[in-house]
Context: one part of a larger RNA
Formats: sequence, structure tokens, C1' cells
RNA sequence: GUCCGCGAGUUACUGUAUGCAGCAAGGUUAAUCCGCCGUUGGCGGAGAAGCCGAAGCGAAAGCGAGUGCGAAAUGCGCGAAUCAGUUGCAUGCGGUAGACCCGAAGCCGAGUGAGCUACUCAUGGGCAGGCUGAAACCCCGGUAACACGGGGUGGAGGGCCGAACUAGUGACCGUUGAAAAGGUCUUGGAUGACCUGUGAGUGGGAGCGAAAGACUUAACAAACUCGGUGAUAGCUGGUUCUCCUCGAAAUACCUUGAGGGAUAGCCUGCACGAAUGCAGGAAACGGAGGUAGAGCACUGACUGGACUAGGGCCCUUACCGGGGUACCAACGCCAUUCAAACUCCGAAUGCCGUUUUCGUCACGUGUGGAGUCACACUGCGGGGGAUAAGCUUCGUAGUGGAAAGGGAAACAGCCCGAAUCGCCAGCUAAGGCCCCAAAAUGCCGAUUAAGUGAUUAAGGAUGUGAGAUUGCUGAGACAGCGAGGAUGUUGGCUUAGAGGCAGCCACCAUUUAAACAGUGCGUAAUAGCUGACUCGUCGAGUGAUCUCGCGCCGAAAAUGAUUGGGACUAAAAUCGGCUGCCGAAGCUGCGGGCUUUCUUCUGGUUCGCCAGAAUUAAGCGGUAGAGGAGCGUUCUGUAUGGCUUGAAGCGGGAGUGUGAACGACCGUGGACUGUACAGAAGUGAUUAUGCAGAC
Repeated sequence: GUCCGCGAGUUACUGUAUGCAGCAAGGUUAAUCCGCCGUUGGCGGAGAAGCCGAAGCGAAAGCGAGUGCGAAAUGCGCGAAUCAGUUGCAUGCGGUAGACCCGAAGCCGAGUGAGCUACUCAUGGGCAGGCUGAAACCCCGGUAACACGGGGUGGAGGGCCGAACUAGUGACCGUUGAAAAGGUCUUGGAUGACCUGUGAGUGGGAGCGAAAGACUUAACAAACUCGGUGAUAGCUGGUUCUCCUCGAAAUACCUUGAGGGAUAGCCUGCACGAAUGCAGGAAACGGAGGUAGAGCACUGACUGGACUAGGGCCCUUACCGGGGUACCAACGCCAUUCAAACUCCGAAUGCCGUUUUCGUCACGUGUGGAGUCACACUGCGGGGGAUAAGCUUCGUAGUGGAAAGGGAAACAGCCCGAAUCGCCAGCUAAGGCCCCAAAAUGCCGAUUAAGUGAUUAAGGAUGUGAGAUUGCUGAGACAGCGAGGAUGUUGGCUUAGAGGCAGCCACCAUUUAAACAGUGCGUAAUAGCUGACUCGUCGAGUGAUCUCGCGCCGAAAAUGAUUGGGACUAAAAUCGGCUGCCGAAGCUGCGGGCUUUCUUCUGGUUCGCCAGAAUUAAGCGGUAGAGGAGCGUUCUGUAUGGCUUGAAGCGGGAGUGUGAACGACCGUGGACUGUACAGAAGUGAUUAUGCAGAC
């Protein structure tokens, strides 16, 4: 892991609601006793103790349809008048109990442990070999005497090297190991605070600790065993057959509250009520309001101008004062703006009300049962953030959640649209119609040349199409080509020089078809080239500006690229128009099932209604959840069957039923077992890292 078996809302008491049954102003017995029987029990009888109800009010005495307060009330509170309970059984839910099942870490008690390890006590044992050479002593030297020096003897030391022993430094191996801590090499200590044998002591909030919270029998910040014990778990996981009806929430408020709960909201069952009434759609009319927008009249912010207080600066002045101002600038004025906490204004929607209308509608009250309190995205209106986030937080609508189908290549939340079942029928939606791939290689007009389409901006550009305004132009434009482009003059100044062309000033005049006191290059300065300007040649358009459409550049990322792909260019791209078609579980058609409902009929009836049939209309996606109806398993009662001419079980199974399931028959098997109606439950298994077994 698979298969088979086991495996989770139970029981007692109690409260409450509903259903059924008995009796009813009453209902009911408990313990216990007696009798009988098929005797841990059942049935019948006795047993009013007690309980609930029929009366309440008051703290109470007490009074009583009233009573309490009070001196009192025509007052106020609670009652009566407004009159059904009670007992049993069943079911839903609550309470007390382990209370649906499994699961802690823990807390407490009583015991068991120091054969491991920590420390201690008692008594024993062990430490090859080598090295060093303290004190002291002896001798010699030395000293006034010491001191001191030399030689020898000596054998000290938590001394040195290094086996046994002990420790465990580094590396490698080992990591389902040879081993739940080892092996090899290497390394520390090795006469000491040394190592070690045996016996003994100290224990669980306690021991022991050269102290690491270390160690106390392979897991110690409080051992192990058993018990309290089914501790508790607002947490995680799991919770077993079928069909039918309806169907949520992820919000508010409170909470030692935030992943829990309580009440309300939203769902469901039942009862009752309401029926020109409730909710909703549409139309008309009447309202409140201060948002969007707009505005600047208020409050503030803000730019320019003129005007002009006040100030600064400059000049003048002994003082007073006066003058100037390309400075700053209030109020007011003119013009221009801005505002969530500004408003002289002010919508659309929405909201409230009335009337009409539509419609198989939706409504209200009470009561039983819930679940929900992590929400997600998208559009729109805001706040926070960076006018970031698949961000966060509100409002509003939708979808997902709990929704399958078609489209968006794939894609909970987007677009279309809500799946009762069947059909090899039809029509459409979104989206599509060259091939993959159902349907147009459809039609008309235009654009794009970038494979743009099929990635973004500032910015850039004789891309290209359309439109507008304007200059020049057969008195010859634009472009090209030929020619001219001169004179006073090297204008004056400046300057070393300044000759059109460093810079400053001026920018005239002449000859002309035209020619600048010079557009640029150039020179040291000249020179030289060129332009403006003019003529000729040529012969028809040529410049400038603005607006719009489509394109171009801008455009860099890590494994191989791509509109889904192939491919596509008067498109299969883009814009506009037109006609068809395809396309879904949508709609329609045909047939079936179920639910609710209208009407009718039949049967039953405790007259409340129930069952069946036909018919009208509407409906049947669904998580949490509420409600209804059933299937199957084991056992019991009553009735009635089957079976050695083959029961149960097991293997298969025509067929039947919406389904749980049932099942003729065949095989196997070898002794039990079914059906109907009731009753009672150890009553249903793909999941709990479930438990046991087999493989």
C1' cells in the first nucleotide's frame, strides 16, 4: 500500500415544543403490598403519600377577583374579567452527567529505582622503562665569623619522555552501522585534585553536581510505574444507505473579544392572520436634500496689472521736514485660478408619499430547528498607499462562494446564459465563419507595407492618405545648368594687422538686368570658394503652416521561439456599411418523471380532512443547513410459509424499481430460513498519519 473485519449523537434523569393516545375542572399515582403466570421478569389488583392544574397580590402578617403601595385616591404595579389541563408513548432541541469518536503537553497521590551515572564512606588493587637532579649532608676553597664558590653524596616534584591504564583532540570511515555512539590513524594525562575492583550511603521539587541545568538505568528545566482518568483541549482530524422540497452567511452590536461565543440579520418546518391589502415593476403627480458639476458671493489658498497706505534703500536736512526709487507690499479695484473639512448656485440617479396599472407574485404575527460571524474578484464612487500591488479599507451592483454548459488557446470571481430526464429535430446569445475546427477564401467603400495587426511613453522623422489656410507661378515660378555678382571702398573706429566676414558704429551713394558697406567656409591680413540678388536656358507646377486617419524609430534578460498554431498583404489586418450562416445543458418541438396549485369525479371520514384519477397553471442547479418520504441489517411478538426432491452463506445473474435495493434461474454448499403487520436497536464505512489480521 491493497483486501477483509472492527470503528463515532448513546443511555439515565430533567425541561421545552410538536405529533398520537387516555381521561378532563380535573389528571396522575410513587415506594410498597397482594394474587396469577411461561418467575434475575411479566400481567392484574390494592396503595392519594406526593406532583401539576382550577386565583391572585404582598417581604410578611394577611386579604382575596382582587391585592400591594398609602392617611387616602377617579392613581400606579401585578392580577381577574377574555376559562384546559394532566398522564403516557414517540420525535426535535436544551440542561446535568465523559455526553459524537480519537488525540495532548500537563497537575496531584501512592509506590519502585544510585547493578548506568554524580558525589561520599569502608576495604583492597594498579602505575614497563628512561630523563631531570630541589633541600639536606660530606669534602675542598673562602670569610674576622657568616655569606659565598667548587666537587661529591642525596633523590624532591599536582617535574620531563613514554607503555599498561585512563581520556576522547583532529581527520577519515561508519549513518536501514559490525555498534541505538563504534573502527582506524592521530592526540591529552600517565606518583596524582591519579586510575580502578568489591561492599555500602544519598531520590523526585528531592538527591548529587571542580556548575554543563550536567547526572539520577539508551529521551531529565523536575525520573519511572500504577492510580485520580474517559483530566481538560474555544484546537486539528474523522463521523458510515437512498430519493424528494426549500435553501443561507462570511454583516451589526456586546464580549480578557478578535480563527470562540451571545442577541439581531439572512435559511427552514408548523400554526394562525391578512386579502383591492403587503413587498416589487411601470407611469403620473407631490416632497425633503447640498453630492457630481460649476462658481468665487463667504472662509481660506493663488498669479499678473494699475492704483496707493506702511516699510526698506538713496539724496537732502541742526531739527521739523522734503525729494527719488527697475525694492517689499496691506486694504480696495481690474483681470486669471484652486478647495474633503469653502458655497451666490446646483443636477442625474436614489429615497419618501399619493394615485393608476401589471402580476399564478411577493406579506404579517407567533412558535420549533438551524447554519453563518476568515470572504474573493470584477465594474462604478471614495479613503489609505506612490491617482503602486492578485495591496488595504468603506459604499454600490454583479458573479464566485453554493453554478455545470458556450466564449475568453489554457483560466473560481470576466462575457453569454441558470443543467428535472430522454431525442442521430429546429432557432438563437456571447463569440465566430482560410486550415487545424462547426459556419462567407461573402459583398460594397476606404486605409496600412510596418507581418503594423500580434507590447508602453516622452521625444524624433520630406512614411503615406484626407482636409484647411497661404506665398510664388506661361509677364515663365521651384530645382538643375551657363553667365554676372561691380564702383566710391581696404566705409569709419579699433588694431601689429582688421581689406564684406575678431569686435564697436553706421549701413549711404554710384553704375546697373542685378549685385549686401555682405549668408557661410576660408586667410596672419589679403587672396580664394560660396550665398543673397540678376539675366539666360528649360517649360508646369512649386514652397510654407495647421488639423485628422493609419503606419516608422524610440523598444535591452537570462533553456527555443511563436497572434492558440499553420499560415495571412486590393488580407485571413484595420475603419465604415450590408446580407447570410455556425454556435450553449438558453428558447422551441416531441415524449417521460416528480413537486406545488385550480377545478371536477370516485372512495373513505373521528366531518378537521385523507387517498386515488383526470385537468389548469407554475416549478424541479445547489455547499452549510431545515423539512418530507423510503431502502437495507440484527433481534422480539403475532400470523403464515419454504427446506436433504437441498436452507443459510458464497460465485454468477435474465429482469424489476427514480434510487437505497429486489430478483426468476444456474453453480457451489450441506442445515436452516423467508413473507406480512407491529416493536426494539451494539443498524449501513474510500478516508480519523484510525485499530486488528492476511498478502